The prediction has a mean pLDDT of 80. Transfer RNA from a Clostridia bacterium, 75 nucleotides, folded computationally. The same sequence occurs in records of 2 taxa. Its Rfam family is "tRNA". Rfam's curators write: Transfer RNA (tRNA) molecules are approximately 80 nucleotides in length. By type it is a transfer RNA.
RNA sequence: GCCUUAAUAGCUCAACGGUGGAGCACUCGGCUGUUAACCGAUAGGUUCUAGGUUCGAAUCCUAGUUAAGGCGCCA
Numbered sequence: 001g002c003c004u005u006a007a008u009a010g011c012u013c014a015a016c017g018g019u020g021g022a023g024c025a026c027u028c029g030g031c032u033g034u035u036a037a038c039c040g041a042u043a044g045g046u047u048c049u050a051g052g053u054u055c056g057a058a059u060c061c062u063a064g065u066u067a068a069g070g071c072g073c074c075a
Base pairs, nucleotide, nucleotide: 001071002070003069004068005067006066007065010024011023012022013021018055027041028040029039030038048064049063050062051061052060
C1' cells in the first nucleotide's frame, strides 16, 4: 500500500428497505425470618462518523475512523 470482516442498550448478540428486540446486568415489586435463588414489571438506543440513493435506511452506495484477519513492498 491492497483485500476481507466487524462496529447496534452497561455486557453478549439479534433485527426481509416499512414501529430497533432478546438474554444477562441495573432499578422496583413479589416470594423468604434474612440473603441468594426463583417469579413479575419498569427504564435504558442520535444503530462508529459524515454524505448520497429512496416515500421510507441499522440494512443499499461513497468517503472516513477504530478493531481483527489475510496479502504485498522494503530488508